[in-house]
Molecule: transfer RNA
Organism: Sordaria macrospora
RNA sequence: GGCGCGAUGACCGAGUGGCCUAAGGUGUUUGACUCGAAAUCAAAUCUCUUCGGAGGCGCAGGUUCAAAUCCUGCUCGCGUCG
Numbered sequence: 001g002g003c004g005c006g007a008u009g010a011c012c013g014a015g016u017g018g019c020c021u022a023a024g025g026u027g028u029u030u031g032a033c034u035c036g037a038a039a040u041c042a043a044a045u046c047u048c049u050u051c052g053g054a055g056g057c058g059c060a061g062g063u064u065c066a067a068a069u070c071c072u073g074c075u076c077g078c079g080u081c082g
Stems, first nucleotide, its partner, number of pairs: 001081007010026003018065001027045006046055003058074005
């Protein structure tokens, strides 16, 4: 250098055009239970906001009425070929 795969919230991880709200789990916080803990159960847990909503899926563009999802370039990681 060529080719392939991947990059999603603090961490793991699903999703492959619309409904989906970025699911679910872990962690964290609060509450319940307990004499007190652990375990278990419940709720909350990205950002901005005029509270109506808007934005956010590695970065930047493009296509589309609509993009995490399709296309292009770039960055980083893994594999492979030379």